[in-house]
RNA sequence: CCCUUAGAGUUUGAUCCUGGCUCAGGACGAACGCUGGCGGCGUGCUUAACACAUGCAAGUCGAACGAAGAAGAGUUGAAUGAGAGCUUCGGCAGGAUUUCUUCUCAUCUUAGUGGCGGACGGGUGAGUAACGUGUGGGCAACCUGCCCUAUACUGGGGAAUAAUCACUGGAAACGGUGACUAAUACCGCAUGUCAUCACCGGAGGGCAUCCUCUGGUGAAAAAAGGAUUUAUUCGGUAUAGGAUGGGCCCGCAUCUGAUUAGCUAGUUGGUGAGAUAACAGCCCACCAAGGCGACGAUCAGUAGCCGACCUGAGAGGGUGACCGGCCACAUUGGAACUGAGAUACGGUCCAGACUCCUACGGGAGGCAGCAGUGGGGAAUAUUGGGCAAUGGGCGCAAGCCUGACCCAGCGACGCCGCGUGAAGGAAGACGGUCUUCGGAUUGUAAACUUUAGUACCCAGGGACGAAAUAAUGACGGUACCUGGGGUUAAGCCACGGCUAACUACGUGCCAGCAGCCGCGGUAAUACGUAGGUGGCAAGCGUUAUCCGGAUUUACUGGGUGUAAAGGGUGUGUAGGCGGGUAUGUAAGUCAGAUGUGAAAAUUAUGGGCUCAACCCAUAACCUGCAUUUGAAACUGCGUAUCUUGAGAGUCGGAGAGGUAAGUGGAAUUCCCGGUGUAGCGGUGAAAUGCGUAGAGAUCGGGAGGAACACCAGUGGCGAAGGCGACUUACUGGACGACAACUGACGCUGAGACACGAAAGUGUGGGGAGCAAACAGGAUUAGAUACCCUGGUAGUCCACACUGUAAACGAUGAACACUAGGUGUGGGUGAGCAAUCAUCCGUGCCGCAGUUAACACAAUAAGUGUUCCACCUGGGGAGUACGGCCGCAAGGUUGAAACUCAAAGGAAUUGACGGGAGCCCGCACAAGCAGUGGAGUAUGUGGUUUAAUUCGACGCAACGCGAAAAACCUUACCAGAACUUGACAUCCCCGGCUAUUCCCGUAAUGGGGAAGUUCGAGACCUUCGGGUCUUGACCGGGUGACAGGUGGUGCAUGGUUGUCGUCAGCUCGUGUCGUGAGAUGUUGGGUUAAGUCCCGCAACGAGCGCAACCCUUACGGUUAGUUGCUACGCAAGAGCACUCUGAUCGGACUGCCGUUGACAAAACGGAGGAAGGUGGGGACGACGUCAAAUCAUCAUGCCCCUUACGUUCUGGGCUACACACGUACUACAAUGGCGAAAACAAAGGGGAGCGAACCCGCAAGGGGAAGCAAAUCUCAAAAAAGUCGCCCCAGUUCGGACUGUGGUCUGCAACUCGACCACACGAAGUUGGAAUUGCUAGUAAUCGCGGAUCAGCAUGCCGCGGUGAAUACGUUCCCGGGCUUUGCACUCACCGCCCGUCA
Repeated sequence: CCCUUAGAGUUUGAUCCUGGCUCAGGACGAACGCUGGCGGCGUGCUUAACACAUGCAAGUCGAACGAAGAAGAGUUGAAUGAGAGCUUCGGCAGGAUUUCUUCUCAUCUUAGUGGCGGACGGGUGAGUAACGUGUGGGCAACCUGCCCUAUACUGGGGAAUAAUCACUGGAAACGGUGACUAAUACCGCAUGUCAUCACCGGAGGGCAUCCUCUGGUGAAAAAAGGAUUUAUUCGGUAUAGGAUGGGCCCGCAUCUGAUUAGCUAGUUGGUGAGAUAACAGCCCACCAAGGCGACGAUCAGUAGCCGACCUGAGAGGGUGACCGGCCACAUUGGAACUGAGAUACGGUCCAGACUCCUACGGGAGGCAGCAGUGGGGAAUAUUGGGCAAUGGGCGCAAGCCUGACCCAGCGACGCCGCGUGAAGGAAGACGGUCUUCGGAUUGUAAACUUUAGUACCCAGGGACGAAAUAAUGACGGUACCUGGGGUUAAGCCACGGCUAACUACGUGCCAGCAGCCGCGGUAAUACGUAGGUGGCAAGCGUUAUCCGGAUUUACUGGGUGUAAAGGGUGUGUAGGCGGGUAUGUAAGUCAGAUGUGAAAAUUAUGGGCUCAACCCAUAACCUGCAUUUGAAACUGCGUAUCUUGAGAGUCGGAGAGGUAAGUGGAAUUCCCGGUGUAGCGGUGAAAUGCGUAGAGAUCGGGAGGAACACCAGUGGCGAAGGCGACUUACUGGACGACAACUGACGCUGAGACACGAAAGUGUGGGGAGCAAACAGGAUUAGAUACCCUGGUAGUCCACACUGUAAACGAUGAACACUAGGUGUGGGUGAGCAAUCAUCCGUGCCGCAGUUAACACAAUAAGUGUUCCACCUGGGGAGUACGGCCGCAAGGUUGAAACUCAAAGGAAUUGACGGGAGCCCGCACAAGCAGUGGAGUAUGUGGUUUAAUUCGACGCAACGCGAAAAACCUUACCAGAACUUGACAUCCCCGGCUAUUCCCGUAAUGGGGAAGUUCGAGACCUUCGGGUCUUGACCGGGUGACAGGUGGUGCAUGGUUGUCGUCAGCUCGUGUCGUGAGAUGUUGGGUUAAGUCCCGCAACGAGCGCAACCCUUACGGUUAGUUGCUACGCAAGAGCACUCUGAUCGGACUGCCGUUGACAAAACGGAGGAAGGUGGGGACGACGUCAAAUCAUCAUGCCCCUUACGUUCUGGGCUACACACGUACUACAAUGGCGAAAACAAAGGGGAGCGAACCCGCAAGGGGAAGCAAAUCUCAAAAAAGUCGCCCCAGUUCGGACUGUGGUCUGCAACUCGACCACACGAAGUUGGAAUUGCUAGUAAUCGCGGAUCAGCAUGCCGCGGUGAAUACGUUCCCGGGCUUUGCACUCACCGCCCGUCA
C1' cells in the first nucleotide's frame, strides 16, 4: 500500500449429528454442436523427439595473398586501312575504325590460400530426481576471442603449399602423380619491459593448505603486415589491470512408493605419480577398511527447473503454453579434432536403423530452423512481403548476409471496443397463442411520421513510424480527415427444486430427459412441439482439465465411549518433552543496518493510441537468503546449588499375586461282595438305551481321575490375560508411618523384547465326569438343529508351538487443577467411647463444565501440558498379490478394478411383538336357542346363453343397491324403425286448435278421413261475426345443439360403511429440549366415560363423554269426544274412574350408616312408582381404510353423434352338473288334529277400507250400510287355558314334488304371479369338523300391522302376548383403551430382510 472470509440440494414419517456425493464461481495453447456484421491487440501440433519432396534459414573480408575472368582508360608492337587531302592518276602522305598483342592504372566478379564468424541467433523438451534447477556463499584451486585502460615492442631471414598447368583413375562422389607460385599461412634467429619458473634473502598478512610486497642470481620464450590524400589509420607481439562470458566447490530447498531395508569395490580415506584452465579416485600404483542409510540409503515409477500463470480471504492447492533466465538434446549410440570458447542442429570420424543414387565396384542424406507434405489425432495456420525499423556476423568503409526480426495472410481460439438504429406512435390493427368466450397476451412491438447515418460502399486528401543534413517505408494509398449514397447485419441456451423464467397440445414407464434429487404408467410447468418468458449476446451451450466452495488431510483449522478411529498388556532403545534458584554464553528468538532477491509480470498513481484491451513511466511489492551490530526475558548449552518430582532406608500390617512339592474330605463313575425284585432311565409326550445272565434301590469294601460346596461380598490381588480346599518352601508388587540418605536420577515411547483366555498343533503321559465329530431315538413338510440315549478327539499333567477374542470401561499413558453427599476394603493419628481427621483403593448419586444426544462428571468424556497409537463415505475386503512369522491351521502387513448415493450415530412420534403391567367388551367361561345334515325360498360364485344388463367381495359383498323384473320397469339380446331427434332454448315458413275414427303392421313407424268450438291485443262491424298481429299448440325446414345407465369412485362434490358410542383427539399461552418434540393428557384413587377428586410447570380452552331432545315407567293440575259410566235399556246427563292430549312435579348419591385420604367415590339401608347414566331411541370427536357409489344426484376430462342417441315387438334378467351365504318349514307327544270358548298393541284406508246379509267345501262372488275415521272398516289376534282323539310309527309327524279342477289381479299369468279344493305324500328320526346370537321383559316362542304394490314375502320395518336359564371368574381365544419396554418397521409385521435358482 492493497485485500477482508456467503452458501444450497440429497440419508428420515419428522429431528439433531456424523459423513460422502452433487451444484452455483473463476480459468483454459482447447475441442465439439448451432449461429455468425466490423475493428484493435494477442495467440495457434498439448498427439508421432513419427517420416520428410522442394525452396530458403551463415556468411563475410580483394584494405592479408597469388591467380583467373569481365568491361574500361592509357601504353608497346603487329595487322587493317574509312572519310577528307595531294597527285605525275601509277600512287603518296596521313591515319579514323576494327582485331590481336606488351606494360601500367582504376573498377567489378570470384574458385582457392588466409583471417574472423559458423559455440550467437532460431527450434524442441526426448533424457534428467541431478549441484540439473532455485537461492545464498566460496575458488588462497581457474579460463576468458572480440571490447576498454596502461606499459613495451613490431629487427632480420628461410623453407614450403593450394589455386594454376600437364598427365591420369572413377558412373558418380571424390581423387592420384609430376611441375610452378604468394601471403597477416608456416619455421628458425635476434632483442626482451613485465610476467613465469628455480635458488638465496627481507617485510607484512591470513582461513589449514598458504597469500601479498620486495632484493639478488640464473633459465626458457614474441611479432605481420595492409591501406593511404603522407596527415595518419587499421592491424600484430608480450605483459598487467578492467569489463563481459564461462568452469569448479559448498549450505539450504526441490514429486510418489517401505507390498523397495539394507546399499557400496574405485567403493571411503591416505601416500606418490599422471592428467586438466583449475580442485578432486578425474585416472593409475601401493596401503588402510572404510563410506551411505529409518532425518529414508538403494531400487522402482513419474517429471526439464525457475521467474511466473490459474485459483483462493489467506495459508495453501494445481500448472510450467505464449514472454524471460538456466539446463539438456539435434535420426540412435560412441569418439575425438579445430578453436578463446564445442565434445559442435544446417562441422568431422566410426557403428546401427531408415531413405535415395548407382555402370553393383561404391556413394549421398538427417526440418526438435521458416514455410510446406504425408501420417497420427477431437484438434492447431501461408511452400507470403521486406531488411524500412530493432538486433546480429564480416568488413576501414560502401556494403553483403540475416525465415532473428518487422509486417501481411488464415482461424470468433482468447481479451477489448463498436454496430444491427433513435424519437414519436393505440383502432391497443392483422396474424399467432391461451381463454372462465367476457377477454388476456405478443405489444409501442409493427404499420405510419420525423430524424440520424457509426460500421459499410464510392470519390477526394493523406500520415507518425526516418534518427544531427541529404537519401532510405515491406506495412500502405493503410490508419485518419472531408463529401456523397443508402438498410447490408441476431443468435444461442434455459424455464420442477437448487436457479432468474409457464401455459397449451402431442405422447402414455413408450418415445425420451437427467449435474444431484429425480420426471414419464391418459389431465407431464421435468419428454417432443408451439406461444410466451428469463439469461447472455457475435456469440451461446456442451465436453475435458485445474482451483474454489471442501474446516472433506484440519499449520492457520478436525477428530477417536456409542457415528470411521485407543495398539490385548507391560519392560524399555532411538527420538520428543521435562522441577526451583543463581550465573555465563548467544545456537534458537527479537530489533537495527548492509548486500542480494534480473527484466517482464502483479498492485497503485500518472501518461499514449477517439475509449478499452494493449503500450509507456514512476513507486510499491518480491513475505526469501546472506553478512554485520545489538538485546538477553524465554528455549538450548555450560557451571554452581536446592528438595517438593523420582529413587533409596527403617518399621508395620493386608491380599484367590506367582512357582514348586505335599496333604485332605464331599460327590460322580467303575470293580468286588451282601440284601432284594421287575423294572430303571428319559421327556412336553415318547423312543433309542440298561435290566430275570438279577438292573435300578440299599449296605460294606476297593480303584482312579478331575474339581474344590458353605465362607463369598459392585470384597481382595495382579500390567493385562487372569487368580478361590489346606500346609510348607522360594518369590514379585502395592500400601501406611517416620524422615537425619541421593539430588531431577523424570514422563512418554516408533522399532525391539517379554507376557498373553479359549480353541488348535507336536511329543510323551493320563483319562472319573463332561463332551465337538460320529451313531441311534424323537420332533418336523424336511430337521445334516434345538430335546433324549450313547460317544471319540479334547478338557488334566510335562515340555514346545500358536499369538488371536465383544483381549470391553467398546474410554492409551503420565502430571496438575476444578462444589459436594453417601457406602465399602487396607493402613495411620486423635478420643474413655460414640465418632472424627488423613492416605491409598473400589462403587453409587450429583453441581459447574463438556457432549449430536445418550451420557461423563476428582476413577472425567471438565480445564490445561507432554508423548505414543489410530481415523478420513458404504460395499468390494481385512479379500487378492507380494513380504515376514508358523509344523499346520493360520497370523501380521495390506490394495485395486468395479459398484452405490447413500451407509451410519443418538434421540422423537407412531405402528408392531408367539414383551410386561392395569382395564373393558356376550371376548372367553357359565347357560339358552341355533347354523353346518334335509326339503324349500332367496342372494352369490361358477357354468351356460343371442342375452342371461350393471354394481357390491374378509370382518365392513352374498333376503345387499331392489320398500316388489309377466309388459312397463330395463340399463341386456334379436329383429323392425327414426335422424335437430323421445326431452330443452333460439331462428324461418305454414297451419289453426285440441281431438276422434278408419286401413295396415308382430308393434312403433306409415297411409287416409272427419272436425273447425283455444287465449290476449288492435281495427272494422250488419253485434252474428270478420281481418291482422301475437301467445300456447301442431306440421315442415335450417344449424347452433340435444342425448348417452358409454369410460375413469385412482380426477371429484355429496352421501354412506367401518374401527366405534371405543374414550379418546387437539389448541392457546407458559415451561423444558439445539431440534423433531415433550409437558398439559403422566402419577395416586375413582368412573360406563380424559367421569370426578387429590397431587403436579403448568394454567386455561375446544371437539368428543354426560346433560339438554323423543319415548317408556308414577303422580298432580287442566281439558275432555268419537272415549268412560256411579243412570235397569235408549235418549239425555255427568267427567269420579279407565283412557287420551297438554303442562308440571319427581331421582339429586338428596338422607342415614360403613369404608376411603377429612376428597372423589364405593358398599349397605330408609323412603319411593322408579336408585345410583331407571329401560329404549336419536345423536358418531380428530382421523383410518386411494373402503363403497360417475347406475340416485351433481360434476372435470376422454369417447359416440343416420349412433355407444331415440322408439317398438318378442326374448332375457327366472337358465342349471355344481359350490357358498342368509332365511323359512320340519324331523314331533312341552306335539299334531278336532270342538267349544278368552285376552293385545301398533298401524292402514278414497282409483281406498269395505260391515251386516245371501251363495260357494274354499279361494272367492253377490251385495251395499258406514267411514277421509279414539265414531266406520281391515280385524279373526295367536300361543296360553278347557274338553276329546292320536300312542312313538317315517306316524293323524313332515309337508316338498306332481296331477286335476277352480278363484283373483291385470291389454296379457306359456316362458314367469298369488291363492283355493281334492288327490299324490319326497327328503327328514336333532345333524361331522367347525361356527353364530343372546345377560331381562332379554333369549326362546306366538301371532298382528305397515311400506313397496294392479297382482305377487319364508325378505324388510314395526307391534304387542307368553316368558326363562346362567355369569365362579379374567388363566386362555378375539377386539379395544392406557402406561411401559424392545425395534434394522414408518407403504408401518400382509413390515423389513437373507440365501438359492431363473
The RNA shown here (small-subunit ribosomal RNA) has 1398 nucleotides and comes from an uncultured bacterium. Rfam family: Bacterial small subunit ribosomal RNA. Gene Ontology terms of the family: ribosome and structural constituent of ribosome.